A computed fold for a 73-nucleotide RNA from a Candidatus Dojkabacteria bacterium, annotated as transfer RNA. The RNAcentral record of the sequence draws on ENA and MGnify. Its mean pLDDT, the model's own confidence on a scale to 100, is 81. Its Rfam family is "tRNA". Rfam links the family to the GO term triplet codon-amino acid adaptor activity. It is annotated as a transfer RNA.
RNA sequence: GCGCCAAUAGCUCAAUGGAUAGAGCAGCUGCCUUCUAAGCAGCAGGUUACAGGUUCGAGUCCUGUUUGGCGCA
Numbered sequence: 001g002c003g004c005c006a007a008u009a010g011c012u013c014a015a016u017g018g019a020u021a022g023a024g025c026a027g028c029u030g031c032c033u034u035c036u037a038a039g040c041a042g043c044a045g046g047u048u049a050c051a052g053g054u055u056c057g058a059g060u061c062c063u064g065u066u067u068g069g070c071g072c073a
Base pairs, nucleotide, nucleotide: 001072002071003070004069005068006067007066010025011024012023013022018056027043028042029041030040031039049065050064051063052062053061
């Protein structure tokens, strides 16, 4: 330099172009327990990397940029 893949909650990941983007772990509160752990219930947490475009509607499709990974030279 060229090609391919990925980027979504603190972490690991889901989500057929269509209702308010969800789950597990972690966090907080409560229940339980003599206390802790475990268990149970609930709560909170999101600029879907960035900028545009297509569409009635985009996390999803298209273009560019950035970052990371892999391959080729």